[in-house]
C1' cells in the first nucleotide's frame, strides 16, 4: 500500500395561502420538498505554459426524471440460532410435572440470490450536453384517515445504499 477482515461512529426533505365540503395538511389552484455511488462541455482555487480572448495537470463541488444502488411488497433456499406446539426415550412426590431428543410442523430472527418496484423534453452554446445556461413539463413504497396523502399519523429510538475514522493482516 491493493484486495481482505475486526470495531465505532455518522447516514431524509417538505403543506403557508386560497376553495368546495358535515368532515380534506388527503379533493382543486398556487406553495414546497428532493437519500447513497456513478458519469461530465459547469463553477471556484492551486501549479505551469502562452501571452490577447486561451491552453494543460491537480483538487473541491456539480444529475429527483441518464446508468445503478437502497429504502418497501414478494418468491426460492440456508442455519449446531431463538420460540411455541407435537412425537418419541428416560424419571416421576402422577400433576398438560420434569429432564433429554437434528422426529415433525408453525413463528421469529439472520445469510444468499431472485422477482416487482416513479418520472424529461424543447431551444441555446459547444467537437461533444437527457448533466451546463434558458424554458416547460412530469415524478414520488406500504398501512391508517371524519373524503382519495411526496408534505399528517405509523411500522421507524427500525434498516440500510453507502460515507468517515481506527484496527488487524498478506505481499
Nucleotide at each position: 500500500u491493493a484486495g481482505u477482515c475486526u470495531g465505532u461512529u455518522c447516514a431524509g426533505g417538505g403543506c403557508g395561502a386560497g376553495g368546495u365540503g358535515a368532515a380534506a395538511g388527503u379533493c382543486c389552484u398556487c406553495a414546497c420538498u428532493g437519500g447513497c455511488g456513478g458519469u461530465a462541455u459547469g463553477u471556484u482555487c492551486g501549479c505551469g505554459c502562452g501571452c490577447c480572448u486561451g491552453c494543460g495537470c491537480g483538487a473541491a463541488c456539480g444529475a429527483g426524471c441518464c446508468c445503478g444502488c437502497a429504502a418497501g411488497c414478494g418468491g426460492c433456499c440456508c442455519g449446531a440460532c431463538g420460540g411455541c406446539c407435537a412425537g418419541c426415550g428416560c424419571c416421576u412426590u402422577c400433576g398438560c410435572g420434569g429432564c433429554g431428543u437434528g422426529u415433525g410442523g408453525c413463528c421469529g430472527c439472520g445469510a444468499g440470490c431472485u422477482g416487482c418496484c416513479g418520472a424529461a423534453c424543447c431551444g441555446g452554446u459547444g467537437c461533444g450536453a437527457c448533466a451546463c445556461c434558458g424554458g416547460u413539463g412530469c415524478c414520488a413504497a406500504c398501512g391508517g384517515u371524519c373524503a382519495u396523502a411526496g408534505u399528517c399519523c405509523g411500522g421507524a429510538u427500525g434498516a440500510a445504499a453507502g460515507a468517515a475514522c481506527a484496527g488487524a493482516g498478506u505481499c
Molecule: FMN riboswitch aptamer (RFN element)